[in-house]
Context: one part of a larger RNA
RNA sequence: CUGGGUGUAAAGGGAGCGUAGACGGAAUGGCAAGUCUGAAGUGAAAACCCACGGCUCAACCGUGGACCUGCUUUGGAAACUGUUAAUCUAGAGUACUGGAGGGGUAAGCGGAAUUCCUAGUGUAGCGGUAAAAUGCGUAGAUAUUAGGAAGAACACCAGAGGCGAAGGCGGCUUACUGGACAGUUACUGACGUUGAGGCUCGAAAGCGUGGGGAGCAAACAGGAUUAGAUACCCUGGUAGUCCACGCUGUAAACGAUGAAUACUAGACGUUGGGCGGGGUUAACCUGCUCAGUGUCGCAGCAAACGCGAUAAGUAUUCCACCUGGGGAGUACGUUCGCAAGAAUGAAACUC
Numbered sequence: 001c002u003g004g005g006u007g008u009a010a011a012g013g014g015a016g017c018g019u020a021g022a023c024g025g026a027a028u029g030g031c032a033a034g035u036c037u038g039a040a041g042u043g044a045a046a047a048c049c050c051a052c053g054g055c056u057c058a059a060c061c062g063u064g065g066a067c068c069u070g071c072u073u074u075g076g077a078a079a080c081u082g083u084u085a086a087u088c089u090a091g092a093g094u095a096c097u098g099g100a101g102g103g104g105u106a107a108g109c110g111g112a113a114u115u116c117c118u119a120g121u122g123u124a125g126c127g128g129u130a131a132a133a134u135g136c137g138u139a140g141a142u143a144u145u146a147g148g149a150a151g152a153a154c155a156c157c158a159g160a161g162g163c164g165a166a167g168g169c170g171g172c173u174u175a176c177u178g179g180a181c182a183g184u185u186a187c188u189g190a191c192g193u194u195g196a197g198g199c200u201c202g203a204a205a206g207c208g209u210g211g212g213g214a215g216c217a218a219a220c221a222g223g224a225u226u227a228g229a230u231a232c233c234c235u236g237g238u239a240g241u242c243c244a245c246g247c248u249g250u251a252a253a254c255g256a257u258g259a260a261u262a263c264u265a266g267a268c269g270u271u272g273g274g275c276g277g278g279g280u281u282a283a284c285c286u287g288c289u290c291a292g293u294g295u296c297g298c299a300g301c302a303a304a305c306g307c308g309a310u311a312a313g314u315a316u317u318c319c320a321c322c323u324g325g326g327g328a329g330u331a332c333g334u335u336c337g338c339a340a341g342a343a344u345g346a347a348a349c350u351c
Base pairs, nucleotide, nucleotide: 003323004322005321006320007305008304012319014201015200016199017198021194022193023192025088026087028085029084030083031082033081034080035077036076037075038074039073040072041071042070049065050064051063052062053061054060091191092188093187094186095185096183097182098181103177104176105175106174107173108172109171110154114150115149116148117147118146119145120144121143125136126135162169163168206247207246208245209244210243211242215241216240220236221235222234223233258318259317260316261315262314263313266296267295268294269293270292271291272290273289274288275287276286277285278284300307301306324351325350326349333344334343335342336341
C1' cells in the first nucleotide's frame, strides 16, 4: 500500500456552515471524450511458452507458431458514464394557513430563602460532632418581632416531557429574533448529498481590564481523628463562582455509535399536529396518518454483551480515523496564545 475495521477490543473529528473535489432523480434528441467493435501500421532480434528437428542423451543450438496484455491512424455502435439542447416533478426549496416549545439576545418586574445593619422583647448559653474542640456570646449572642440593605439562585408546576447543530436552555412580563412541525393547494424546476483546507459556535476551570461580592468555596489557618493525617469530619476563609468587554478552545464535549438517502415483522407508552367514528357535541373513548421521543421484540447482525424502522439489519455516496504494548500524546520543529497551554506529532530503546 492493499485488505479488514472504528458502541465496549486500536479507531467517529466537540458541533455547524461551506470552498475545491467526489457522487448524484425521470424522459427525449444530438455529439462521441470514456466504453465496445472491425481494419491497417507498429510493438527489433534474442529470451520466456508450445510443437518439430540437430549434436549418442542433456545442457546447448536451429526452424515454425504463440506471446509482446501496448501505442498510433482510420471505419463503425450509442446501452451506460460524460457533454450539449430543450423538457418533467417523485428529491430540494419558496409562498400561504395554523398550533407547540426552559431555542437565542436585551430591558424591566416579583416572591421565598440566606447573610449583614438598626431598633424592641429577652437571658446564658449558642453552634458543631460518632464524640469533641477550635469558633460565637454578659461590650447581651442564639431565639423572636419590626424596619432596611445586598448579591445570587429561581421551590411546587416538572414528566423515560419540551426546545436547540452541539455546548446547552427552567420565576414572570415586554421588545427584537432563529429553527423545526402539520395542512392544503400554488410556484421554481435537480437548484441535491457529502465536504480536504477554511470560517463560525463551543461546559467547567483558567487569563486580561473594569465592576460586584449574599451564600458557597480551591489555596490557606485553626480544631479533631490518627502511629502519622500535608486527607476524610468541624470552625473560619481568599481567589473564584456573578456582570460587561476581550482571550483561551479543551472535557467520560458520551448514544463512548460521523452525515445523507432508500428498503426491511410486530407490541406498548408519550409530545406536537391533521383526518374520521362514537359521545350530553363537553370531558373523554377509539381508528388512520405525519413529525419527534422512549420501552420490549421477529428477521438479520454481533466474539459476546447486546443492537433491532431513532439499527450495531440490507444497500449506496462522501468525509474523518485505526494498524501490537510501553516509550508518548512525550521530544524536536512549526502554527496559535498575554500566560497557562492548545494543535500538529516522531525516534532510539524495550517487551